A computed fold for a 75-nucleotide RNA from a Patescibacteria group bacterium, annotated as transfer RNA. Its mean pLDDT, the model's own confidence on a scale to 100, is 81. The organism belongs to Bacteria candidate phyla, within Bacteria.
[in-house]
RNA sequence: GGGUCGGUGGCUCAACGGUAGAGCAAGUGGCUCUUAACCACUGGGUUCCGGGUUCGAAUCCCGGCCGACCCACCA
Numbered sequence: 001g002g003g004u005c006g007g008u009g010g011c012u013c014a015a016c017g018g019u020a021g022a023g024c025a026a027g028u029g030g031c032u033c034u035u036a037a038c039c040a041c042u043g044g045g046u047u048c049c050g051g052g053u054u055c056g057a058a059u060c061c062c063g064g065c066c067g068a069c070c071c072a073c074c075a
Stems, first nucleotide, its partner, number of pairs: 001071007010024004018055001026042005048064005
């Protein structure tokens, strides 16, 4: 340098162009002598950045940044 895949709550990951979700973690309450476990509830996101297409974009297109892997080049 080229190619493929990926970037979404604190973490791990979903979401065929049509209300952004789950599990874990956190908080509150219940239960318990207490803790843990268990049960119920609650909060938390400018979907990596900038453009474009569209009535509508996490999703499609273009450019950039970052990460993983493969290939090539240099010395």
Its Rfam family is "tRNA". Rfam links the family to the GO term triplet codon-amino acid adaptor activity. It is annotated as a transfer RNA.